[in-house]
RNA sequence: GGCUUAUAAAGAAAGGUGGAGAGACAGGCUCGUUGAACCCUUAGCAACUUUCCUGAACGGAAUCAGUGCUAACCUGCCUAUUGAAUUAGGAACUAUAAACC
Numbered sequence: 001g002g003c004u005u006a007u008a009a010a011g012a013a014a015g016g017u018g019g020a021g022a023g024a025c026a027g028g029c030u031c032g033u034u035g036a037a038c039c040c041u042u043a044g045c046a047a048c049u050u051u052c053c054u055g056a057a058c059g060g061a062a063u064c065a066g067u068g069c070u071a072a073c074c075u076g077c078c079u080a081u082u083g084a085a086u087u088a089g090g091a092a093c094u095a096u097a098a099a100c101c
Base pairs, nucleotide, nucleotide: 001101002100004098005097006096007095008094013042014041015040016039021031022030023029025076026075027074028073043070044069045068048066049065050062051061052060053059077090078089079088080087
């Protein structure tokens, strides 16, 4: 990088470094010199892998370890509804995990 499956509701931050961007993309909207991104340390969240109940699970529990995450949100395409707005559902995209190539 490709492919398959699952999830994207909720949850969890301080310090150092750095010095202008960041929230995937586009448009909004928002965050940021009262200090953005990247990187480091420590802490935490979660429970995909993992471990246990257990022979087994789509049920339950644990959190040493491998990942991930620790500002918030809307729209994008289709369907239903509507004069319009709105609302609901689904998909796509993107992200993460696990298996395989």
The RNA shown here (SAM riboswitch aptamer (S box leader)) has 101 nucleotides and comes from uncultured Siphonobacter sp. The source organism's lineage runs through Bacteria, Bacteroidota, Cytophagia, Cytophagales and Siphonobacter. The sequence was found by an Rfam model in a public genome assembly. Rfam family: SAM riboswitch aptamer (S box leader). Rfam's curators write: The SAM riboswitch is found upstream of a number of genes which code for proteins involved in methionine or cysteine biosynthesis in Gram-positive bacteria.